Source information: This is a predicted structure of a 90-nucleotide RNA (c-di-GMP-I riboswitch aptamer) from a Clostridia bacterium. The coordinates come from a structure-prediction model, not an experiment, and the mean pLDDT is 82.

């Protein structure tokens, strides 16, 4: 440097769920908890996915209200890509 993760050592992270809290929601954060993870480290830049408060369109109504639909300016890195990297083996 390349390829790989069978075994060993020291460690690391933490799904679902529960509690509290922030948020319109998706989701985030803290504590508990472990399904799993060799990048479950970083990154919303590309693809993808989730949400729709606000806004637009259409409909309804005297108005208010309310229904359908579109929309990210809100999110997801434990979906893929991208960037970086520990240990060990060959």
């Nucleotide at each position: 440097u390349u390829u790989g993760u069978u075994a060993a050592a020291g460690g690391g992270c933490a799904a679902a769920c529960c509690u509290g809290u922030c948020g319109a929601a998706a989701g985030g954060c803290a504590g508990g908890g472990a399904c799993g993870c060799a990048a479950a480290g970083c990154u919303a830049c590309g693809g993808g996915c989730c949400u729709a408060a606000g806004g637009g369109a259409c409909g309804u109504u005297a108005u208010a209200u309310u229904g359908u639909u579109c929309u990210a300016u809100g999110g997801c890195a434990a979906c893929c890509g991208g960037c970086u990297g520990c240990a060990c083996a060959a």